[in-house]
Molecule: transfer RNA
Organism: Natronomonas sp. CBA1123
């Protein structure tokens, strides 16, 4: 140097092919029940001003295309 997979909320994680107007969900955190008390159950509450960055194509992008960085595996 080349090639191929991945990055979404404090952690996990779906949605990407197949674009669609409000990003799904658990599990942490917050208040309250319950218990002598904690857990655990059980109600309710908070969640990403945007999906790694920057640019492009569209009416419209987490999803498509380019280019850059982050990690993973292979090959030289």
């Nucleotide at each position: 140097g080349g090639g191929c997979c991945u990055u979404u909320a404090g952690c996990u994680a779906a949605g990407u092919c197949u674009g669609g107007u409000c990003a799904c969900a658990g599990c942490a955190c917050c208040c309250g029940g319950c218990u002598c008390a904690u857990a655990a159950c059980c109600g309710g509450g908070c969640g990403a001003u945007u999906c790694g960055c920057c640019g492009g194509u569209u009416c419209a992008a987490a999803u498509c295309c380019g280019g850059c960085a982050g990690g993973g595996c292979c090959c030289a």